[in-house]
């Protein structure tokens, strides 16, 4: 400097004309005119977590199910974020450094563990010691040697012993207690016990959380009704219903309950955007955040707008279009720009 | 808007409790048979289980995220 990769930040703009969808002011009896002003994102997407709102007493109890699983802290609250701790991995002689991390429990209890191999957790194939005897056989002991295998009885040494074995020491490795140090997870060149194969993204255990459904929820007004008809079961020893997978409890129940077939109505207002809101500036925290000052107001449709044309800045423009609304995750993304990594070429 | 499901050659389906080189039809090529063609008989290709990443000794199968496509609810 050239190209790629990665991860943050930004992600058209400015004038005119014509249209669409709220709002504000005139003017209009009123349909509606006129004028100002305003009108998608960083992800609106995925609907993957969690809150507000909100409704429903089957909202209460236990069973079932379902989520989370290292500490503190943040926060309305999370599975999210920060700080750390442990472990794995590359790097580096070292010291120390980068990256990842669904990171409780195998000493609670069963279960599995292909193939191979004696044996996959109360094991004996070779091999080693010992005992009998019918002398090569049987019978017991052994995990130190052998080979299998992802995984082999904790590892080395010494003692021991028929031969061996944590059987026993000393050291190291792992677990649990107790001191120490941190809030804490944790750490420990203290001190003391222990005797253990792996699996819980297998069932399970333990902590800790979750009553269910969802703006098509729900509250108001307007508007219409058949309180009729069939068919079945019921009237207190109670049928039968009643947003929760089941039981139990609760509530309602006689101008009743379930089914069926039919009849009306089907407009409109709120829920709806001022809110855990944005921005800037101070101070407190390593950070996340937070806490106070000044400032603004920034889509609200309901068949659903937010578009089209020219011209200008370079001449191109990515992924994508609210529908209750908020913090997060996760995915997409041209072009610009910053950071850090790799290739190649060039100079010094 | 709000909920479930599935996703294996070219097509339909299989793969038990995670366990050996993913089976099996039908269709595709090649060769025999035929004068030719079909039947019919030998073979042989053809997927690495939609995608990426993790648990595991070992993943279609078990767990996370994403694509794709199909279904209900009013």
């Nucleotide at each position: 400097a050239a190209c790629g990769g990665u991860g943050g930040c930004u992600g058209u703009u400015c004038u005119g004309u014509c249209g669409c969808u709220g709002c504000u002011u005139u003017c209009g009896c009123a349909a509606g005119a006129a004028a100002g002003g305003a009108g998608a994102g960083g992800a609106a997407a995925g609907u993957c977590c969690g809150g507000g709102c909100a409704a429903c007493a089957u909202a209460g109890a236990g069973c079932a199910c379902c989520a989370u699983a290292c500490u503190u802290c943040u926060u309305a609250a999370c599975a999210g974020g920060a700080a750390g701790g442990g472990a794995u991995u590359c790097c580096g002689c070292a010291a120390g450094g980068a990256a990842u991390u669904a990171c409780a429990g195998a000493c609670a209890g069963g279960g599995c563990c292909a193939c191979a191999g004696a044996a996959a957790a109360u094991u004996a194939c070779c091999g080693c010691c010992c005992a009998a005897c019918u002398c090569g056989u049987u019978g017991g002991g052994u995990a130190a040697g052998g080979g299998u295998g992802a995984a082999a009885a904790c590892g080395c040494g010494a003692g021991g012993c028929a031969a061996g074995a944590g059987c026993u020491c000393a050291c190291g490795a792992c677990g649990c207690c107790g001191g120490u140090a941190g809030u804490g997870a944790u750490a420990u060149u203290c001190g003391g016990c222990g005797g253990g194969g792996g699996u819980a993204a297998a069932c399970c255990u333990u902590a800790u959380g979750g009553g269910u459904u969802g703006a098509a929820a729900a509250a108001c007004c307007a508007a219409a009704u058949a309180a009729a008809c069939c068919g079945a079961g019921g009237c207190u020893u109670g049928a039968g219903g009643g947003u929760u997978g089941c039981u139990c409890g609760c509530c309602c129940a006689a101008u009743c309950u379930c089914g069926g077939a039919g009849g009306g109505u089907a407009g409109g207002u709120c829920g709806a955007u001022u809110g855990a809101g944005c921005a800037u500036u101070a101070c407190g925290g390593c950070a996340a955040c937070g806490u106070a000052a000044u400032g603004c107001c920034u889509a609200g449709a309901u068949a659903a707008a937010u578009g089209a044309c020219a011209g200008a800045a370079a001449u191109a423009u990515a992924c994508a279009g609210a529908a209750c609304c908020c913090g997060g995750c996760u995915u997409a993304u041209a072009g610009g720009u910053c950071a850090c990594c790799g290739u190649u070429u060039u100079c010094u | 808007u709000g909920c479930c499901c599935u996703g294996u050659g070219g097509u339909g389906u299989a793969a038990u409790u995670g366990g050996c080189u993913a089976a099996c039809a039908c269709g595709u090529c090649u060769g025999a048979c035929u004068c030719u063609g079909g039947a019919u008989c030998a073979g042989a290709a053809a997927a690495g289980u939609c995608c990426a990443g993790g648990u595991u000794c070992g993943a279609g199968u078990c767990c996370u995220g994403g694509c794709a496509g199909g279904g209900c609810a009013g």
Predicted 3D model of RNase P RNA and transfer RNA as a complex of 422 nucleotides. Its mean pLDDT, the model's own confidence on a scale to 100, is 75. Rfam match: Bacterial RNase P class A. It is annotated as a ribozyme. Rfam describes the family as follows. Ribonuclease P (RNase P) is a ubiquitous endoribonuclease, found in archaea, bacteria and eukarya as well as chloroplasts and mitochondria.